[in-house]
This record gives sequence, C1' cells and structure tokens, in this order.
RNA sequence: GCCGAGGUAGCAAAACGGUACUGCGCACGAUUCGUAAUCGUGAGAUUGCGGGUUCGAUUCCCGCCCUCGGCU
Repeated sequence: GCCGAGGUAGCAAAACGGUACUGCGCACGAUUCGUAAUCGUGAGAUUGCGGGUUCGAUUCCCGCCCUCGGCU
C1' cells in the first nucleotide's frame, strides 16, 4: 500500500430505512434475623468522526480515524 471483518450504555451483544432489544453490572424495593441467590421497578446510548441520499439512516453512499485478520 491492497483486501476482508468490526467500532452501539461501565462490559458484552441484537436491530428486513420508521426516534435502538437483551444479558451482566448499577440504583431502589420485595423476600431473609442478616447476606448471597431469586423476583419486581427504574436510570443509563446525540449508534467512532464529518459529509451525502431520503419525509425519515445503527442500517444505503463518500471521506477520515481506530481495532483485528490476511496479502504484498
């Protein structure tokens, strides 16, 4: 330099173009003599950055940055 995969909440991980699902963790509550486990409720994501297409973009297009793998 070229090719491929990926970047979404503290961590992990979904999402045929319609303001983002789930688990762990966190907060509160229930249960318990108390803790753990279990159950319930809740908060937390301008979806890597900047543009474009569209009524509407995590999704499609372009450029850039970062991570992983391969080729030279």